[in-house]
Molecule: SAM riboswitch aptamer (S box leader)
Organism: Streptomyces xinghaiensis
RNA sequence: CGCUCAUCCAGAGGGGCAGAGGGAACGGCCCGUUGAAGCCCCGGCAACCCUCCCGCCGGUCUCGGUCCUCCGACGCACAGCGUCCGGAGCGAGGCUCCCGGUGGGGAAGGUGCCAAUUCCGGCUCACGGCGAGGUACGCCGUGAGGAAGAUGAGGA
Numbered sequence: 001c002g003c004u005c006a007u008c009c010a011g012a013g014g015g016g017c018a019g020a021g022g023g024a025a026c027g028g029c030c031c032g033u034u035g036a037a038g039c040c041c042c043g044g045c046a047a048c049c050c051u052c053c054c055g056c057c058g059g060u061c062u063c064g065g066u067c068c069u070c071c072g073a074c075g076c077a078c079a080g081c082g083u084c085c086g087g088a089g090c091g092a093g094g095c096u097c098c099c100g101g102u103g104g105g106g107a108a109g110g111u112g113c114c115a116a117u118u119c120c121g122g123c124u125c126a127c128g129g130c131g132a133g134g135u136a137c138g139c140c141g142u143g144a145g146g147a148a149g150a151u152g153a154g155g156a
Stems, first nucleotide, its partner, number of pairs: 001155001003154006013042005021031003026121003043114003048110002051106009060094005068089005073083004118148001123145009
C1' cells in the first nucleotide's frame, strides 16, 4: 500500500512509574480512582515463521510381472494397424542421501498475544417467532455469507 494467502467461540498477569481514560471507528454494552492509556521490569500463553526429533505417504531406487490401458519410438498398404521395443499404471522390497506432503512432539530464535467470541451489532440471504399478520413492512431469535479490523507469512 483500495496487493495475496491463512487464522480469529481455545489459551495466558503480577509488580513499579504515571494519573483519566480505555475496549479501532459508529451504535450498544462494558472495563476504569479497589487506578484507564502509556512506559519499564519480571512472568506466562500460543505455535504463524523458524528449528530439531519420530512415524506415515508420494517422488525416488531395486527386483518381478507385462492380459489390458495410456504415453513415446519405429514400421506399414496410415480416420487405422502392427512391433519376444522403451516407459508408466500393477506386485514385492529398500529408503543411505535429496525433495515435497501429512500426523505427532519440541520451544532456543523472529513476531504476536495475556477482561468480555474480533465484547456484541451494522450489509445480504435463508428459516422460525411476534405485531389484525397471507404479501409487503417492522421488531426479536437462529444459521450461512460478506464488510471492517487484528495478527502472521509473503509481494510490490